Model confidence (mean pLDDT): 82 of 100. Predicted 3D model of a 544-nucleotide part of an RNA (small-subunit ribosomal RNA, 5' domain) from a metagenome.
Context: one part of a larger RNA
RNA sequence: GAAUGAACGCUGGCGGCGUGCUUAACACAUGCAAGUCGAACGAGAAAGUCUUUGCUUGCAAAGACGAGUAGAGUGGCGCACGGGUGAGUAACACGUAGAUAAUCUACCUUCAAGCCUGGAAUAACUGUUCGAAAGGAUAGCUAAUACCGGAUAAAGUUGAUUGACAUAAGUUGAUCAAUGAAAGAUUGCCUCUCCUGAAAGCAAUUGUUUGGAGAUGAGUUUGCGGACCAUUAGUUUGUUGGUGGGGUAAAGGCCUACCAAGACUACGAUGGUUAGCUGGUCUGAGAGGAUGAUCAGCCACACUGGAACUGGUACACGGUCCAGACUCCUACGGGAGGCAGCAGUGAGGAAUUUUGCGCAAUGGGGGAAACCCUGACGCAGCAACGCCGCGUGAGUGAAGAAGGCCCUUGGGUCGUAAAGCUCUGUCGACAGGGAAGAAAUUGUAGUCAUCCAAUAGGUGUCUGCAUUGACGGUACCUGUAGAGGAAGCACCGGCUAACUCCGUGCCAGCAGCCGCGGUAAUACGGGGGGUGCAAGCGUUAUUC
Numbered sequence: 001g002a003a004u005g006a007a008c009g010c011u012g013g014c015g016g017c018g019u020g021c022u023u024a025a026c027a028c029a030u031g032c033a034a035g036u037c038g039a040a041c042g043a044g045a046a047a048g049u050c051u052u053u054g055c056u057u058g059c060a061a062a063g064a065c066g067a068g069u070a071g072a073g074u075g076g077c078g079c080a081c082g083g084g085u086g087a088g089u090a091a092c093a094c095g096u097a098g099a100u101a102a103u104c105u106a107c108c109u110u111c112a113a114g115c116c117u118g119g120a121a122u123a124a125c126u127g128u129u130c131g132a133a134a135g136g137a138u139a140g141c142u143a144a145u146a147c148c149g150g151a152u153a154a155a156g157u158u159g160a161u162u163g164a165c166a167u168a169a170g171u172u173g174a175u176c177a178a179u180g181a182a183a184g185a186u187u188g189c190c191u192c193u194c195c196u197g198a199a200a201g202c203a204a205u206u207g208u209u210u211g212g213a214g215a216u217g218a219g220u221u222u223g224c225g226g227a228c229c230a231u232u233a234g235u236u237u238g239u240u241g242g243u244g245g246g247g248u249a250a251a252g253g254c255c256u257a258c259c260a261a262g263a264c265u266a267c268g269a270u271g272g273u274u275a276g277c278u279g280g281u282c283u284g285a286g287a288g289g290a291u292g293a294u295c296a297g298c299c300a301c302a303c304u305g306g307a308a309c310u311g312g313u314a315c316a317c318g319g320u321c322c323a324g325a326c327u328c329c330u331a332c333g334g335g336a337g338g339c340a341g342c343a344g345u346g347a348g349g350a351a352u353u354u355u356g357c358g359c360a361a362u363g364g365g366g367g368a369a370a371c372c373c374u375g376a377c378g379c380a381g382c383a384a385c386g387c388c389g390c391g392u393g394a395g396u397g398a399a400g401a402a403g404g405c406c407c408u409u410g411g412g413u414c415g416u417a418a419a420g421c422u423c424u425g426u427c428g429a430c431a432g433g434g435a436a437g438a439a440a441u442u443g444u445a446g447u448c449a450u451c452c453a454a455u456a457g458g459u460g461u462c463u464g465c466a467u468u469g470a471c472g473g474u475a476c477c478u479g480u481a482g483a484g485g486a487a488g489c490a491c492c493g494g495c496u497a498a499c500u501c502c503g504u505g506c507c508a509g510c511a512g513c514c515g516c517g518g519u520a521a522u523a524c525g526g527g528g529g530g531u532g533c534a535a536g537c538g539u540u541a542u543u544c
Stems, first nucleotide, its partner, number of pairs: 001544004006540005013390006019383002021348001026346003030343003035077003040074002048065008084301003094225007103218002108214008116150004125140006156179010184206006193199001194197001227273003234264003239261008276298004280291004303324005326337004354380001356379003362376001363374004393423004403414004427485001429480005437471001442466005448460004488533005493514003499528005509516002
C1' cells in the first nucleotide's frame, strides 16, 4: 500500500447493489417449513334455512337444501428433491483423466406386444371393552388401480448343446427344456352385434403389464495431485493370497470353512496433531504466499451411539426400532420430544437482523385440469458491514466589518470567508399522475390438421376476447415552497503533507520506530492556524 463475513471510538444526509453467529455440532418456548389426487375405492356428517304434520304455541317428528360438501379411512405418487451445518474425515473424501467385458436406474421420450378368467380378506363403519393419557383389545359388515390364485406369452431369465468374433475375465447368434405379466378409470356414440342404449358393443383419452433402445441419475473401481511431526521406525492375523460356499444390482476377505505365509515400510509404513475438498477469493509485476464467508460442484452429518424396514434410490434432518444423556406431561401404571429448515428465545461472545408480505414471477411435488402445497424462491424490514453514485449550494461581494489568535504595537492572519446583493432547485418535504416485470393455464368464439362409422367426442396448431402483481401507489415523470433540513474524523519532531501561543515542569502524560517531558516542549494538555481523507475518519485484529 491492498484486503476483510470484521469489532471498537467519535461522527452520521440520501439512493442503488450486495453482505450479515467466524464463538457453544450449546439448550430451545411459540408459529410455520410436504403434501396432493373423488378422473383408483367404500362410506359420509353438522350448524343453519325452508316446508309439512302433531299440537301442550314453542317443542317434537319427518322431508328438502346445505352436500355427495367438511373431517376421517383404504389406495397411488411424493416425502431420498429443495433448505441447513462443517462435527467427523488425511480418505479414492475431493480434483483431474480413465474403467465398468463387474452394475442398477421410478417418473420422462421412443419402438414392439398384451390387459383373459377367478378368489379370499381388511380399514373406514357398528357393537362391547381396557387405559389418566398416549394408545389399544375383541365380535360383526363392506370396496378398490389394495392383496392372492389360474390361463396365455417372447427379442426376458436360468440351464444344456452348438456357431462366429475376441482384448484376460468375455461379446454376439441358433436349437431344446424349465420359469415367468397385467387394472382399471373418465368421456362420448349407435356404425358393426344384440334385448335399441347411463350396453356385456364401438370409439377417444388416460392408466397398467412385459421386452428393446435412449435420456437422466447413481453404485463400484484405477493412475496422478494437494497438511504438519522421525523429539512417531517398525506395523498387520481376515492380516496377504488361493480353493469351495454364502451374500450383493454389481467385481472383491465383503462374509465364512479349509490351505499357504504372506502384505506394507526410509520414495516415510504405523502412530500422533490439525483440517471438509474444489471452482474460486485476497495479495503480488510475476513466481509465489495466505485463504476456502456469500455464489457453484462434490462429500459428510441431522440430540449421542447402533440397527434395519419401506422403496427404483435411504440404512432416511421435520420416518421406524433399541440403548444413552437431557427436557416436558402423568391419575406413578406409563407416555411425549429433537430448529446444524425460516423467523424467534436464552446462553457464550468484541460481534452478526424481522416471531414481516406473497405464491404475482422462476422452480419443485401431486392432479386430466381447475387448483392445492411450497420460510425453495420473489420481495419488504433492520445494520455506514462493504462497494458504487449524489448532495450538504452557485455567482458576486474589501469598509479587507465585528470577533478570535499572534504581535517587534507598525501590523499580520482566519478571509471572499461572513454579512449584503443576484440566482439555482440535485437530495429531502408536500401535491398530482403512474409503470415494465404477464406469459402461460383455463374459459369462450372461430380456423386448420388428426383419431373415428360419425356433423358426438377427443387430441394438437393458429387467431381474437376475458382472467392473474406480493413488491406498491413503489420506480419514474410533473408541479409547489424554499438556501432552507444535511460535516465530520485523524494528524501537524523525523520517517510524513502540515507551526505558533499558553499551561505543565522526568510530573501529568505521549509513543508504530527513533524517541519527547527535569521552567521558554513545533513531540504532553488546551487555544488559534494548517495538512490529509470525507459520510465517513481513526484504532485494534488478521493476510499478502
Notes:
The full RNA is in RNAcentral, with records from SILVA.